[in-house]
Context: one part of a larger RNA
Molecule: large-subunit ribosomal RNA, domain II
Organism: sediment metagenome
RNA sequence: GCCUACGAGUUACUCCUCUCUAGCAAGGUUAAGUAUCUAAGAUAUGGAACCGAAGCGAAAGCAAGUCUGAAUAGGGCGUUUAGUUAGAGGGGGUAGACGCGAAACUUGGUGAUCUACCCAUGGUCAGGUUGAAAUUUCGGUAACACGAAAUGGAGGACCGAACCCGUUGACGUUGAAAAGUCUUGGGAUGAACUGUGGGUAGGGGUGAAAGGCUAAUCAAACUAAGAAAUAGCUCGUACUCCCCGAAAUGCUUUUAGGAGCAGCCUCGAGGUCGAGUCUUACAGAGGUAGAGCUACUGAUUGGACUAGGGGGCUUCACCGCCUACCAAAUCCUGACAAACUCCGAAUGCUGUAAGAUAUACUCGGGAGUGAGGGCAUGGGUGCUAAGGUCCAUGUCCGAAAGGGAAACAACCCAGACCAUCAGCUAAGGUCCCUAAAUAUAUGCUAAGUUGUUCUAACGAGGUUCGAUUGCACUGACAGCUAGGAUGUUGGCUUGGAAGCAGCCAUUCAUUUAAAGAGUGCGUAACAGCUCACUAGUCGAGCGAUCGAGCAUGGAUGAUAAUCGGGCAUAAGCAUAUUACCGAAGCUAUGGUUCCAACGUUUACGUUGGAAGGUAGGGGAGCAUUCCAGUUGCGCCGAAGAUGAAUCGCGAGAUUUGUUGGAGCGGCUGGAAAAGCAAAUGUAGGC
Numbered sequence: 001g002c003c004u005a006c007g008a009g010u011u012a013c014u015c016c017u018c019u020c021u022a023g024c025a026a027g028g029u030u031a032a033g034u035a036u037c038u039a040a041g042a043u044a045u046g047g048a049a050c051c052g053a054a055g056c057g058a059a060a061g062c063a064a065g066u067c068u069g070a071a072u073a074g075g076g077c078g079u080u081u082a083g084u085u086a087g088a089g090g091g092g093g094u095a096g097a098c099g100c101g102a103a104a105c106u107u108g109g110u111g112a113u114c115u116a117c118c119c120a121u122g123g124u125c126a127g128g129u130u131g132a133a134a135u136u137u138c139g140g141u142a143a144c145a146c147g148a149a150a151u152g153g154a155g156g157a158c159c160g161a162a163c164c165c166g167u168u169g170a171c172g173u174u175g176a177a178a179a180g181u182c183u184u185g186g187g188a189u190g191a192a193c194u195g196u197g198g199g200u201a202g203g204g205g206u207g208a209a210a211g212g213c214u215a216a217u218c219a220a221a222c223u224a225a226g227a228a229a230u231a232g233c234u235c236g237u238a239c240u241c242c243c244c245g246a247a248a249u250g251c252u253u254u255u256a257g258g259a260g261c262a263g264c265c266u267c268g269a270g271g272u273c274g275a276g277u278c279u280u281a282c283a284g285a286g287g288u289a290g291a292g293c294u295a296c297u298g299a300u301u302g303g304a305c306u307a308g309g310g311g312g313c314u315u316c317a318c319c320g321c322c323u324a325c326c327a328a329a330u331c332c333u334g335a336c337a338a339a340c341u342c343c344g345a346a347u348g349c350u351g352u353a354a355g356a357u358a359u360a361c362u363c364g365g366g367a368g369u370g371a372g373g374g375c376a377u378g379g380g381u382g383c384u385a386a387g388g389u390c391c392a393u394g395u396c397c398g399a400a401a402g403g404g405a406a407a408c409a410a411c412c413c414a415g416a417c418c419a420u421c422a423g424c425u426a427a428g429g430u431c432c433c434u435a436a437a438u439a440u441a442u443g444c445u446a447a448g449u450u451g452u453u454c455u456a457a458c459g460a461g462g463u464u465c466g467a468u469u470g471c472a473c474u475g476a477c478a479g480c481u482a483g484g485a486u487g488u489u490g491g492c493u494u495g496g497a498a499g500c501a502g503c504c505a506u507u508c509a510u511u512u513a514a515a516g517a518g519u520g521c522g523u524a525a526c527a528g529c530u531c532a533c534u535a536g537u538c539g540a541g542c543g544a545u546c547g548a549g550c551a552u553g554g555a556u557g558a559u560a561a562u563c564g565g566g567c568a569u570a571a572g573c574a575u576a577u578u579a580c581c582g583a584a585g586c587u588a589u590g591g592u593u594c595c596a597a598c599g600u601u602u603a604c605g606u607u608g609g610a611a612g613g614u615a616g617g618g619g620a621g622c623a624u625u626c627c628a629g630u631u632g633c634g635c636c637g638a639a640g641a642u643g644a645a646u647c648g649c650g651a652g653a654u655u656u657g658u659u660g661g662a663g664c665g666g667c668u669g670g671a672a673a674a675g676c677a678a679a680u681g682u683a684g685g686c
Base pairs, nucleotide, nucleotide: 001686002685003684004683005682006681011095012094013093015092016091017090018089019088020087021086022085023084024083027051028050029049033045034044035043036042037041055062056061065077066076067075068074098236099235101233105226106225107224108223109222110221116200117199118198119197120196121195122194123193124192125190127159128158129157130155134151135150136149137148138147139146163187164186165185169182170181171180202218204214205213206212239621240620241619242618243617244616249262250261251260252259253258263369264368265366266365267364268363269362270361276357277356278355279354280353281352282351283350284349290343291341292340297337298336302332303331304330306327308326309325310323311322312321313320372397373396374395375394376393377392378391379390380389381388402413403412404411417591418590419589420588422587423586424585428581429580430579431565432564437578439577440576441575442574443573444572458553459552462550463549464548465547466546467545468544469543470542471541479537480536481535482534483533485510486509487508490504491503492502516531520529521528592611593610594609595608596607597606598605599604600603622675624672625671626670627669628668629667630666631665632664633663640659641658642657643656644655645654646653647652
């Protein structure tokens, strides 16, 4: 892991409540006991007792009323009949109460054969090294001291086996081993190691102290009992079909992953001409969006005017004057506000009427939910960040399958009762993968832009179109040839300043086809080159500004990423048109179930409508075991096993072949140890 068996809403009650069925009914019912009998029981008897028929008040008490109260007020609870007994079912209560699951707590015991420490009594430590005190002799001293040499054999001394330990590394890590092996290492006469016997016991012991050890168990051992402790937590909870179908919100909560009440779901009952919903019309309340502000409050641009202040001048001081400074009020101008409003919608809300539709409401039984999420819109918060967070309105997912978006809960289309090798469409598509246009018409793009995915400010003789405007056969624009002069080196300034450092300005006048007191380069200053301007040549369009379309640069992300092929007069983009494809949508044909109405008739017919679904509510059934009644089958082959066919929407049923070898069904009822895929489920097998 698989298979088989087992495995979870049960049972009890003088309990509460509701529904259904039955009996009796202002009443209903007996309990224990007793008697009889055909005796696990039935029938009779038994009225004790209980519920109901009257309530209110704390009570005395009063009573269709009563309590409060001074009250004949007001208010609270009542009064205008329906109960009761039994059975079945839905829920609640008390019990282990759907099943399994703690860590823990308490009480009584068992443990120191492991290990910690202690007590008593024993045992063990190869070999080698060092050489303390002390003593002796000699030297030495006044005597000591001191020195030397011997002797001596101390030490939590040294090296190193046994022994004890466990430092390093490797191996082992479903091990040889629930802590080892090998290597290396520490101690090895000591606070050493060790045998035997004994002692200390669980909030206790023992501890050279690590919360260590206390029998492979220790921040409180093990064992039995309380005990099925408790578990607002996790997991699991078993056959079928049909109808409806949520919530993730509000308030409160030692409350936040739990509850109570309400909201939303379901089932049953009720009842009114009618509340619900939608559309249209009309009438209302309101202060949002917008807008506005010499209409308030506040904030605010520039200017004018002008209090006050600053600065400067003047003055002994006062006065006074100036101001490119700050600035109230006023005026002009511009613009702002969730907590501003002189104004002011659309929606929404309320009411009335008409029309459409079929809900709405009340009471009672049963729930679940009370972690929500995405998108769009209006906002708060945040960075006008977040697949962020908090509200509101809508929608979808949740609980929704199908088609499209390559894939993709919530984006677009569309809500799956069943069947069909029928048709039409939606979104989206029609070159190939891949169903359908290599469609039609007119343009654009050259970037593979784009066809898919986010991009800006800003830049740019990319290109197409439009508008306005200027020049042009009296010859434009570009190119080429030639000129581009004189007063004059204008004046000033300056070392110099001559068109060209800078300043000034009646930047003038002359000759001219034209030529600036000079557009740029250049020189120390000149010179030189050039431009404006003009003529010639050439021969037809040439400029400027604004707007629109498509392209272009800006353009940078971490593994390697156009679905692919491909596409250049598109299979890209834009506009227009016509076909076609395309879904579980709609239609067609047949069928099932449910609801309503009508008709018959007690289950059929007609017509109309409906049938996605989690939590959850309701309804109808199938199967298993046993019991009662009834009716059957079986050695001419029961149950069971294993194939096949048929029937039923399904759970399942029937028939039959083979096997098997002795019991087993149908119908009507009843009763349950009554259905397994999951619980790291239990046992067995493989």